[in-house]
The prediction has a mean pLDDT of 78.
Predicted 3D model of a 139-nucleotide RNA (SAM riboswitch aptamer (S box leader)) from Paenibacillus polymyxa.
Of the family's consensus pairs, 97% are formed in the model.
RNA sequence: UUCUUAUCCAGAGAGGUGGAGGGACUGGCCCGAUGAAGCCCGGCAACCCGUUCUUUCCCGGUGUAAUGCACCGGGAGGGAACAUAUGGUGCUAAUUCCUACAAAACCGCUAGAGUUAUAGCGAUUUUGGCAGAUGAGAA
Repeated sequence: UUCUUAUCCAGAGAGGUGGAGGGACUGGCCCGAUGAAGCCCGGCAACCCGUUCUUUCCCGGUGUAAUGCACCGGGAGGGAACAUAUGGUGCUAAUUCCUACAAAACCGCUAGAGUUAUAGCGAUUUUGGCAGAUGAGAA
């Protein structure tokens, strides 16, 4: 750097340092000298690792009349709790701050029309997608 996969509406300091910028990108809207980014400390979370409990399936063994049941051992998966004594990361304004593409529903306005159908524009909601971030695995 690329690929696969999971997650992204919860949570987290009025500390130190530092000095002007920051919120990826578009359009917005925000944060910032009552001090931005970065770094340190603290904190949050629980993705990987770990510990405990529980549950499903598979394999082997023992008992038994039994392909059933009980117990023992091993393997794979699901759920819950913990974060402790050391782990690998991550995160710590606003939903990934909103939005950018597509579809659907509903509403409004305009055009048209005998009515219905229809067309355009706009708002809201939902779903999907794109992009991005982070973890894990792979190249």

The sequence is in RNAcentral, with records from Rfam and Ribocentre.